[in-house]
RNA sequence: GGGUCAAUAGCUCAGUUGGUAGAGCAGAAGCCUCUUAAGCUUUUGGUCCGGGGUUCGAGUCCCCGUUGACCCACCA
Numbered sequence: 001g002g003g004u005c006a007a008u009a010g011c012u013c014a015g016u017u018g019g020u021a022g023a024g025c026a027g028a029a030g031c032c033u034c035u036u037a038a039g040c041u042u043u044u045g046g047u048c049c050g051g052g053g054u055u056c057g058a059g060u061c062c063c064c065g066u067u068g069a070c071c072c073a074c075c076a
Stems, first nucleotide, its partner, number of pairs: 001072007010025004019056001026044006049065005
C1' cells in the first nucleotide's frame, strides 16, 4: 500500500425484505427469609463509532473518516 470482518445498554451479544431498538447478565425497588444467598415480581439504562448522502422513513443501503482483528504485498 491492497483486501476482508467488526463497532448497537455498564458487560456479552441479537436485530429478518429499510418501517419508531431487544435478550441475558449487571444496577434499582419490592416480595420471601431471623439475616445473607438463592428464588419471584416490577423497573432503570441507547440518538446504534464520527460525519455526509439516498429515501416519506436508515442500526440496516451508498460515500468519507476513526478504532480494533485478520489476510496479502512491499521495504529494510
Molecule: transfer RNA
Organism: Candidatus Altimarinota bacterium